The RNA shown here (small-subunit ribosomal RNA) has 1521 nucleotides and comes from a metagenome. The RNAcentral record of the sequence draws on SILVA. Model confidence (mean pLDDT): 86 of 100.
RNA sequence: AGAGUUUGAUCCUGGCUCAGAACGAACGCUGGCGGCGUGGAUUAGGCAUGCAAGUCGAACGAGGACAUACCCACCCGUAAGGGAGGGUAUGAGUCGAGUGGCGAAAGGGUGAGUAACACGUGGGUAAUUUACCCUUGAGUUCGGAAUAACCCCGCGAAAGCGGGGCUAAUACCGGAUGAAGUCUCCCGUACGCAUGUGAGGGAGACCAAAGGGGGGGAUCCUUAGGGACCUUCCGCUCGAGGAGAAGCCCGUGGCCUAUUAGCUUGUUGGUGGGGUAAAGGCCUACCAAGGCGAUGAUGGGUAGCCGGCCUGAGAGGGUGUUCGGCCACACUGGGACUGAGACACUGCCCAGACUCCUACGGGAGGCUGCAGUCGAGAAUCAUCCGCAAUGGGCGAAAGCCUGACGGUGCGACGCCGCGUGGAGGAUGACGGCCUUCGGGUUGUAAACUCCUGUCACCGGGGAAGAAACCCCCGCUCCCCAAUACGGGGCGGGAUUGACGGUACCCGGAGAGGAAGCCCCGGCCAACUCCGUGCCAGCAGCCGCGGUAAAACGGAGGGGGCGAGCGUUGUUCGGAUUUACUGGGCGUAAAGAGCGCGUAGGCGGCCCCGUAAGUCGAGUGUGAAAUCCCUUGGCUCAACCAAGGAAUGUCACUUGAUACUGCGGGGCUUGAGUUCAGGAGAGGAGAGCGGAAUUCUCGGUGUAGCGGUGAAAUGCGUAGAUAUCGAGAAGAACACCAGUGGCGAAGGCGGCUCUCCAGACUGAAACUGACGCUGAGGCGCGAAAGCCAGGGGAGCGAACGGGAUUAGAUACCCCGGUAGUCCUGGCCGUAAACGAUGGGCACUUGGUGUACGUCCUAUGGAUGUGUGCCGUAGCUAACGCGUUAAGUGCCCCGCCUGGGGAGUACGGUCGCAAGGCUGAAACUCAAAGGAAUUGACGGGGGCCCGCACAAGCGGUGGAGCAUGUGGCUUAAUUCGACGCAACGCGAAGAACCUUACCAGGGCUUGACAUGUAUCUGCACGCUCCUCGAAAGGGGAGAAGCCUUCGAGGGUGAUACACAGGUGCUGCAUGGCUGUCGUCAGCUCGUGCCGUGAGGUGUUGGGUUAAGUCCCGCAACGAGCGCAACCCCUGUUCCUAGUUGCUAGCCCUAUGGGAAGCACUCUAGGGAGACUGCCUCGGUCAACGGGGAGGAAGGUGGGGACGACGUCAAGUCAUUAUGGCCCUUAUGUCCUGGGCUGCACACGUGCUACAAUGGUCGGUACAGAGGGUUGCUAAACCGUGAGGUGGAGCUAAUCCCUUAAAGCCGGCCUCAGUUCGGAUUGAAGGCUGCAACUCGCCUUCAUGAAGCUGGAAUCGCUAGUAAUGGCGCAUCAGCCACGGCGCCGUGAAUACGUUCCCGGGCCUUGUACACACCGCCCGUCACAUCCCGAAAGUUGGCUGUACCCGAAGUCGCUGGUCCAACCCCUCGGGGGGGAAGGCGCCGAAGGUAUGGCGGAUGAUUGGGAUGAAGUCGUAACAAGGUA
Repeated sequence: AGAGUUUGAUCCUGGCUCAGAACGAACGCUGGCGGCGUGGAUUAGGCAUGCAAGUCGAACGAGGACAUACCCACCCGUAAGGGAGGGUAUGAGUCGAGUGGCGAAAGGGUGAGUAACACGUGGGUAAUUUACCCUUGAGUUCGGAAUAACCCCGCGAAAGCGGGGCUAAUACCGGAUGAAGUCUCCCGUACGCAUGUGAGGGAGACCAAAGGGGGGGAUCCUUAGGGACCUUCCGCUCGAGGAGAAGCCCGUGGCCUAUUAGCUUGUUGGUGGGGUAAAGGCCUACCAAGGCGAUGAUGGGUAGCCGGCCUGAGAGGGUGUUCGGCCACACUGGGACUGAGACACUGCCCAGACUCCUACGGGAGGCUGCAGUCGAGAAUCAUCCGCAAUGGGCGAAAGCCUGACGGUGCGACGCCGCGUGGAGGAUGACGGCCUUCGGGUUGUAAACUCCUGUCACCGGGGAAGAAACCCCCGCUCCCCAAUACGGGGCGGGAUUGACGGUACCCGGAGAGGAAGCCCCGGCCAACUCCGUGCCAGCAGCCGCGGUAAAACGGAGGGGGCGAGCGUUGUUCGGAUUUACUGGGCGUAAAGAGCGCGUAGGCGGCCCCGUAAGUCGAGUGUGAAAUCCCUUGGCUCAACCAAGGAAUGUCACUUGAUACUGCGGGGCUUGAGUUCAGGAGAGGAGAGCGGAAUUCUCGGUGUAGCGGUGAAAUGCGUAGAUAUCGAGAAGAACACCAGUGGCGAAGGCGGCUCUCCAGACUGAAACUGACGCUGAGGCGCGAAAGCCAGGGGAGCGAACGGGAUUAGAUACCCCGGUAGUCCUGGCCGUAAACGAUGGGCACUUGGUGUACGUCCUAUGGAUGUGUGCCGUAGCUAACGCGUUAAGUGCCCCGCCUGGGGAGUACGGUCGCAAGGCUGAAACUCAAAGGAAUUGACGGGGGCCCGCACAAGCGGUGGAGCAUGUGGCUUAAUUCGACGCAACGCGAAGAACCUUACCAGGGCUUGACAUGUAUCUGCACGCUCCUCGAAAGGGGAGAAGCCUUCGAGGGUGAUACACAGGUGCUGCAUGGCUGUCGUCAGCUCGUGCCGUGAGGUGUUGGGUUAAGUCCCGCAACGAGCGCAACCCCUGUUCCUAGUUGCUAGCCCUAUGGGAAGCACUCUAGGGAGACUGCCUCGGUCAACGGGGAGGAAGGUGGGGACGACGUCAAGUCAUUAUGGCCCUUAUGUCCUGGGCUGCACACGUGCUACAAUGGUCGGUACAGAGGGUUGCUAAACCGUGAGGUGGAGCUAAUCCCUUAAAGCCGGCCUCAGUUCGGAUUGAAGGCUGCAACUCGCCUUCAUGAAGCUGGAAUCGCUAGUAAUGGCGCAUCAGCCACGGCGCCGUGAAUACGUUCCCGGGCCUUGUACACACCGCCCGUCACAUCCCGAAAGUUGGCUGUACCCGAAGUCGCUGGUCCAACCCCUCGGGGGGGAAGGCGCCGAAGGUAUGGCGGAUGAUUGGGAUGAAGUCGUAACAAGGUA
């Protein structure tokens, strides 16, 4: 620091996902040790049990036990003595309860509530309090009356309560004194911030107290104990100050929601009063009517806040567990009491819910203390030890209490450390896995050898944490009358450890007890085999799996981490994906339809002042811990300690004044005003005009008109259309008219008038920043639509009809209502678009145009508009470009993935339609923008091809042949399937072939190689036997070479292996088809582009051609085209047998001689190149015409097939990976099948006849083949053929008479003298064998068929058509097929609109599996989500009223009352209490609203789902843009 994922590829936008770190975690697998941390996050749910707050006898009384002393008196005993009981006193001490004091408001827990001065931070308190503690001042006096405990009585189940009687105090009450204090008044001073505050002086009034312990020589008293007294300590009272703590107030900071916009009556303020420690509506009465709010009040939701913690480069985001600070709470709600402090976790009262006890009358309780339990939950521990340390409460102290705390335990929950061994060890062992079978790998890993000794285990030793208080001893100081007492200091001594016999140390033994988890397709580090076969499964995203899976499962190997490793969840990061740092808005999401303008934000030049912002300095504070740095302590580390640093938008003091703000003064350039002009479909109202349409009337006139692709509906003989005249009505204003004008936008178009508004230009003058923008707000706002009233010619939703169509609720046609028009009022939207908010400034130019002004005037300058092209720059690109999308500033609006959805709910506006505002659940891994290359288009341009057209002949109908489908079958072997499968593989299926079927056999095999053993003979041959054969069994004859080594060969047996036309052509090679003989396909370098890519290869011409020429940021090149090759057409040369024969000889047959001229043969040349002429063309390429020539513009034909496409075809020609079979899926044999036949299709043959058939006669080829072959002559047969055998290894002989043609005869239009199928009979040939299943011949038989529907094929010249001939395969042949050959030998092409295929350029695209593409909506089914809904249900909350507990406060207080006062002792007074009443008041009740939740028959929508239905809406002009 980035990466993956939208595409065929690219750039961009944009979301999703991953790698990192973290956690109070949980889950899965695994688990050796230790240290330090940490552990109920959920039900603030309920709780059994124990413990968590007591202490003081030196405040007090009484009691028990005990000890001592004394007394009483009992038992045993002679006595001494022993034992028991009672009483009194004392006690250094002890026990439980009580009075009293202090504490219990701390410590500990939790996070429910709380959006608040609750918290943080900084201040204020001149508005305050403070027990214990410290310092200090003064005092501590005299009295009194009660009451618990205790005793008695009574009630109650209990809890507990009542009555009577006694008693003490540091409990309670009264009096005295009162420096000080408080209050009032006066004098007076210093300050402050409004009240006011502080110091000083004077006067008056008011207010205190408690004792207890130790010691003691004098003096006094004494009950003889002691007391007074002295002294000391601890207390007590009233003040002052401090420390620490607390209360209250203020500035400021930190959540979401406007689909919460208004809230408020003690409300805001004042006055009087009350209340509090204290300001204050805190409370109350009266008065005023205020207060808060868009800088977000009020309401709703959520939440304890902070130091910090996690993350991050930072800014920020998230979070608030442990530790620390603050707050709040203590079963729920309310309340006060006590107290220095509480509205009080383990106090009280009341109400409620719950639990428990009960004798049913009534009572008791509150773990959110520590453990523990149940419940719920994915989930969170011991009912442990100790007060030894630290800290707290009480106490003079000893000490007691302390689940605070210190420790231990449990949990890998986290962090940190350690170990599970180290070194050597190769023939790289065995085993595993892989393998190309050679080997590789696991792997120095193991074994083995030599060592070490951490941890764990055993034995031994053994801490620190402890210093003290207190006590003892010694010295010394203070207090004091005192060497008592008490206190302080120093030294010494003694005591105290839960953890724990732990840490640590030493020794012993022995490699012994100690490794797993995840991953290995990309991201992301790590690959093979097997299994599986879109199954099982994986998956964070992209995506894997349909028979060769590095992605599933296992294995081997590898990678990562390691006592852990993964998964899940959550947070931050990556994400500059909320953008302050640090984003955007023409087309990706995003500029509001437009204006006016409020608040707000921002704001020209100069001067002065101020110092709020801003900047500097200083001070204070920012607790500790944490983080960071430096040291130090545990062996290291984690952890801990010390010191430092750091931390704020903070406060105060002080300084600076550039900028901003504020106050004041000035200026003119921004803005505005006045004047003069011209331009304009700017707005409103009124009036006027002509053309057209329709209608009405009249005239002329007759059969149609109209409409369409074609029609029909419609109109018309009742006279239409057409035409002329007259009239009526409504609406709109041709030409001018223009990327012309005006307006803010919507929008505005005949002419005239009136009224209103804006912009522009020119010249001066004036005002003096008056400006820009603009949340809310207000106004304007096309069309359609709505309300009311008019109007209505044309047009025209709906609707009717006619067409079209599979349908046609459409497109087309005929009609036609709302509406369109006017007036008034609504609506408020739009692709309201420049898809571009407004303002100002700055930044090269060119060229038009509108309107002004100026000038030297076809033009120039300048201003304001309006267009185009373009510089820099910007942009993802397209593009924008002084009219910015450039460069800046200011203000507003808006965006944050797609779908759901501009939907739902709520609110608001509207008459309605609907508008504005505007979500979520759920779902997807994309949705998008621009550009690129293709492909495609019922887009365009140019151009080809038997592509169409023009023509000739066919196919489709018949019969037959052949191939295919289908059917059948034991099998009908297999493959080929649009063109490009179907007379195709097959150029030869009776057996064989043969792969199929049935049956019968063989098993190292029908065939190859090797090894071992045997044979020394081969195999084979002959015969017999079973058999259909194969094969089996048996007999026999002959019997190899040899260097003798058993070498070669052969056979047998055994083992390796053979064999497979078994599967996969979608694992392959090779070969082939096809587009297509089409003219294309690319590369190097350069250039252009961010890039895909482009350029070149496009363009202008031309060509059969990317053929050539010209041009050009291209220049060259390659594969293709063409040419080179073959055949053919002309000619020459050479050669002359088997070929030829002009002339000559013989013969009558080119037969012989002769010859090589000709033909021919076959080798080599020549020839054709737009070379020549002419015209056109760019002086080109090239084209038109012509000459010459056998041939003329590639002469004709062939071979030759670019990059690639079709997962095209072939595993069955062969080769070959993988898989499969192995006495069978191999192999041999016999027979059958491939030939089966209701059908269907393709390709052919023969025909349907007279351009013919038939008979007779007669003429002319080429190319081939031939020795197990072609076969002549001759003879036999009607014929096929037979006999025969000459000749020929072939320019010699044979196949071999070519046929159509030509000449002549017959047939005369008929199912025929056409046609020949079918069938019968008789034959011939091949072959081991013609039954299934061959061909041919003769005779007989004579079927369908009389030119073939829709449709469809071939062919452009020696072609089509037509005629015969040959050959391959082959014994023969189902050949009518295929491949060749020659004969005869046409017609037509205007032309490129259309069909098909193709090439180039261009255009559109939502296609890229590429139009056989993509894709939309309803319906049907399944699942999920949301809304509505008569309602139902529980929750929160407002308002009104009712009831009204406890309690404070107020009033009352006829009942009751010890302290003080008076008193005649009866009582009275003062003061209080109970009780009563009242205000307030929790819970509860009644009524009525609001809010959000759950649920609801039914209903609406959305989303998703491999193959459902209907259509075809969109994307190409998508077939109606």